The RNA shown here (c-di-GMP-I riboswitch aptamer) has 92 nucleotides and comes from a Rhodospirillales bacterium. It matches the Rfam family "c-di-GMP-I riboswitch aptamer". Its family is annotated with cyclic-di-GMP binding in the Gene Ontology. The coordinates come from a structure-prediction model, not an experiment, and the mean pLDDT is 88.
[in-house]
RNA sequence: CCCACGAACCGGCAAAGCGUCGGAGACGACGGGACGCAAAGCCACCGACCUAAGGCCGACCAAAGAGCGGUAUAGGCAGCGGGGCUACCGAA
Numbered sequence: 001c002c003c004a005c006g007a008a009c010c011g012g013c014a015a016a017g018c019g020u021c022g023g024a025g026a027c028g029a030c031g032g033g034a035c036g037c038a039a040a041g042c043c044a045c046c047g048a049c050c051u052a053a054g055g056c057c058g059a060c061c062a063a064a065g066a067g068c069g070g071u072a073u074a075g076g077c078a079g080c081g082g083g084g085c086u087a088c089c090g091a092a
């Protein structure tokens, strides 16, 4: 110095619940708050999970619309697992 690893230190992030705003919603942003985190930094590539506003399909109807039912085409989640990229400190 590199790879792995995770004791200590310097620092870092911030779950739930709450407030404001955005969204149909899952959820997100900000404030405040700490359950936890050695990648709880970044990326939806694979799987899981969540969302039914729009799209599509169906029933209804003479036909269509509204409304109803279904469906992940459309989204969300990186603090569910795998994968990819990057990074602080340095004992065993």
Base pairs, nucleotide, nucleotide: 005090006089012037013036018031019030020029021028022027035079041085042084043083045082046081047080049076050075051074054073055071056070057069058068